[in-house]
């Protein structure tokens, strides 16, 4: 990396034409990604490097579906 299985959180919010969708508005979530003034780790050590499940919420998400860090098994 691929395949299979498990996999949380938060409004099926309001308005505009019936659903989806779109637009606007408000309230929220953190476990794709991203960022951080950074816990922690390493080095030739007071300077560098790596960097979280922590923080931020840009993105993404808030019925189902899809996605989904991470975990297990197989290759």
């Nucleotide at each position: 990396g691929c395949g299979c299985g498990g996999g949380a959180g938060a409004g099926a919010g309001c308005a505009g034409g019936g659903c989806a969708u779109c637009u606007g508005c408000c309230g929220c979530c953190g476990a794709a990604g991203g960022c951080g003034c950074a816990a922690c780790c390493g080095g030739c050590c007071c300077c560098c490097g790596g960097a979280a499940a922590c923080g931020c919420u840009c993105a993404g998400g808030c019925a189902a579906a899809a996605g989904g860090a991470c975990c297990g098994c197989g290759c």